[in-house]
Context: one part of a larger RNA
RNA sequence: CAUCGCCCAUCACACUAUGGGAGCUGGCCAUGCCCCAAGUUGUUACCUUAACUGCAAGGAGGGGGAUGCUGAAGGCUGGGCUAGUGACUGGAGUGAAGUCAUAACAAGGUAGCCGUACUAGAAGGUGCAGCCA
Numbered sequence: 001c002a003u004c005g006c007c008c009a010u011c012a013c014a015c016u017a018u019g020g021g022a023g024c025u026g027g028c029c030a031u032g033c034c035c036c037a038a039g040u041u042g043u044u045a046c047c048u049u050a051a052c053u054g055c056a057a058g059g060a061g062g063g064g065g066a067u068g069c070u071g072a073a074g075g076c077u078g079g080g081c082u083a084g085u086g087a088c089u090g091g092a093g094u095g096a097a098g099u100c101a102u103a104a105c106a107a108g109g110u111a112g113c114c115g116u117a118c119u120a121g122a123a124g125g126u127g128c129a130g131c132c133a
Stems, first nucleotide, its partner, number of pairs: 003108001005105001011098001013095004018090003023085007032076003039070001041068004046064004052059002112131002115128005
């Protein structure tokens, strides 16, 4: 570069992050149940035993076995938190020169704007109440 101006929204294209999403794959946390090693420990009417005790039988103590409590790992179950991924889907942001229109800025060609309701490819239109010119 000053109306051959400025400028609004949809649509199309590209990129970015993001919400929803049948689900799928992991990580962490604790809960309940099952199973339960070793060890410590309790019980023992079973087995066994050189040291102590006893004249002896036996006793005390020890060992084994059995069993109770505790108990790591493991299994099952339903939860919480979190990461990745997921057909499809919602809007958002960004991008000189795409599409459709021209709503706003001049009385912008129906004065504009706020709220609200209905409505339309899109900007928008219409009704009601209000504000301003």